[in-house]
RNA sequence: GCCGACCUAGCUCAACGGUAGAGCAGUGGUUUUGUAAACCACCGGUUCCGGGUUCGAGCCCCGGGGUCGGCUCCA
Numbered sequence: 001g002c003c004g005a006c007c008u009a010g011c012u013c014a015a016c017g018g019u020a021g022a023g024c025a026g027u028g029g030u031u032u033u034g035u036a037a038a039c040c041a042c043c044g045g046u047u048c049c050g051g052g053u054u055c056g057a058g059c060c061c062c063g064g065g066g067u068c069g070g071c072u073c074c075a
Base pairs, nucleotide, nucleotide: 001071002070003069004068005067006066007065010024011023012022013021018055026042027041028040029039030038048064049063050062051061052060
């Protein structure tokens, strides 16, 4: 340099083009002599960035960035 996959909450991941969610973590509570566990509730988002299409984009299109894998050239 070329090809492919991926990028969404702190972490791991969902989400037919039509309200952005779950588990874990965190916080508070119930329970307990106390802790853990369990249960209930709460908190948590620039969906990598910039454009485009659309009534409407996490999803489709274009450009850029990053991560991973493969390939090639030079030395």
This is a predicted structure of a 75-nucleotide RNA (transfer RNA) from a Chloroflexota bacterium. Its Rfam family is "tRNA". The family's RNA type in Rfam is transfer RNA.